[in-house]
This is a predicted structure of a 476-nucleotide part of an RNA (small-subunit ribosomal RNA, 3' major domain) from an uncultured Bacteroidales bacterium.
The coordinates come from a structure-prediction model, not an experiment, and the mean pLDDT is 81.
Context: one part of a larger RNA
């Protein structure tokens, strides 16, 4: 000087309290762990791996395994020799991939020769091999925590110290005083971005209050710009105003005004540095290492196995629910190998035909809710897992191994031991939409939208992490 302490003071965060509502029993999805297998590739491993890379394994993907080819190579460029094509066509064997054969046969120049192909050497090739403990980028934590340091002074044999301590305050090393210090950097906080209000401007595809016309009805129409809205560009909040307490910063008020009040809400933003953290399978890049292979190309298999453990989610175990009828109300996006009205078949998943729509114009469009019947506490109209049938849908192709629909089946589950998680408000909880990826889908995942919509905080003793100061130490 730091780092620890079952020292010591302050302080802080859903850390604990108080409260809500899950995880730990139940079946199912996922991911891992170990099994097991020719092969179940590979990586992530306490927080900070385990619905993770992976925002789409049935071939492809595919890096794995079986087999059956290829060897200048699956693409590209130089250099050389041959041929003349590119290219299309058919035959053979073959699971394909390849492997053989056959047939037609290019353009510019008189001409050498060129252009562009192919085959044959040759010279760069390829490696999801290996070393994130050789790297670069990136990226998780500690933590959106209030730290982390320079320059000059000053002190001190020096390491170093001071400043950054202290009193106050604040979310904040904010801010005040107050001081051997005076200043400054990177964070803090403004500046951006959404969102709450207003105004000015701009009206089509949006809007419709006045006037007109029309219809079974509809902004349908002519028309309008007022309202909504959708963009722009501006305004507003600053402890400003009053009062209280304070030297001051600053704080306190069911004070004013305001649409918002002391950071209004949310987002993006992540300081020095820590964990030889993570990734050589995103890329990139040393060093090794393979080179008729560790490189490639096909068919098939696996990656989906199963006595078992764990995490992470659905769906429940009902009556504030379940069934049947009937009726309202988002918001964000998506749409042309697409998104589909409307008509018809089909019990339905879906299929015929099909208007409009490159889209504020057309299409996709909620549900819980509300109104009414029925069930009446049971393994039940609860709850749907599991099989068994017959079907649709995408794809070359759904045995291993898609999803969705009908009929039947009808399991385990009666609120879950120790212990453990998430939330302080439009928050939790509950309901549905929608999108990325994508043929299709194993999605109940992720990423976003909007509907209803809470209890509760006395408080900081305690448990967990973090900040300041002080102490002690045989630790560095």
């Nucleotide at each position: 000087u730091g780092a620890c302490g079952g020292g010591g003071g302050c302080c802080c965060g859903c850390a604990c309290a108080a409260g809500c509502g899950g995880a730990g029993g139940a079946a199912c999805a996922u991911g891992u762990g170990g099994u097991u297998u020719a092969a179940u590739u590979c990586g992530a491993u306490g927080a900070u791996a385990c619905g993770c890379g992976a925002g789409g394994a049935a071939c492809c993907u595919u890096a794995c395994c079986c087999g059956g080819g290829u060897u200048u190579g699956a693409a590209c460029g130089g250099u050389c020799g041959c041929u003349g094509c590119g290219u299309a066509u058919a035959c053979g064997u073959g699971a394909a991939a390849g492997c053989g054969u056959a047939u037609a046969g290019u353009c510019c120049g008189c001409g050498a020769g060129g252009a562009c192909a192919g085959c044959g050497g040759u010279c760069g090739a390829g490696g999801u091999g290996c070393u994130g403990c050789a790297u670069g980028g990136u990226u998780g934590u500690c933590g959106u925590c209030a730290g982390c340091u320079c320059g000059u002074g000053c002190c001190g044999u020096g390491a170093g110290g001071u400043g950054u301590c202290g009193g106050g305050u604040u979310a904040a090393g904010u801010c005040c005083c107050a001081u051997a210090a005076c200043g400054a950097g990177c964070g803090c906080a403004a500046c951006c971005c959404c969102u709450a209000c207003c105004g000015a401007u701009a009206g089509u595809u949006g809007c419709c209050a006045u006037c007109a016309g029309g219809u079974u009805a509809u902004g349908c129409u002519g028309g309008g710009g007022a309202c909504u809205c959708u963009g722009u560009c501006g305004g507003g909040a600053c402890u400003g105003c009053c009062g209280g307490u304070g030297u001051a910063a600053a704080c306190c008020g069911c004070g004013a005004g305001g649409a918002a009040g002391g950071c209004g809400g949310g987002g993006a933003u992540g300081a020095c540095g820590u964990c030889a953290a993570a990734u050589c399978a995103g890329c990139a890049c040393g060093g090794c290492c393979c080179u008729u292979a560790c490189a490639u190309c096909c068919g098939g298999g696996g990656c989906u196995a199963c006595a078992c453990a764990c995490g992470u989610g659905u769906u429940a175990c009902a009556a504030u629910g379940g069934g049947g009828g009937g009726u309202a109300c988002a918001g964000a996006g998506g749409g042309c190998a697409g998104c589909a009205a409307g008509u018809c078949c089909g019990c339905g998943a879906g299929g015929a035909c099909a208007a409009g729509c490159c889209a504020a114009u057309c299409c996709u469009a909620a549900a819980a809710g509300c109104c009414u019947c029925u069930c009446u506490u049971a393994g039940u109209u609860c709850g749907g897992a599991u099989c068994g049938g017959a079907g649709u849908c995408u794809g070359c192709a759904a045995c291993c191994c898609g999803a969705c629909u009908c009929c039947g089946u009808g399991a385990a589950g009666c609120c879950g031991g120790a212990u453990u998680c998430g939330c302080u408000a439009g928050u939790a909880a509950u309901c549905g939409c929608g999108c990325a990826u994508c043929a299709g889908c194993c999605a109940u995942g992720g990423c976003g939208c909007g509907g209803u919509g809470a209890a509760u905080a006395c408080g900081u003793u305690c448990c967990c992490g973090g900040g300041c100061c002080u102490u002690g130490u045989a630790c560095a």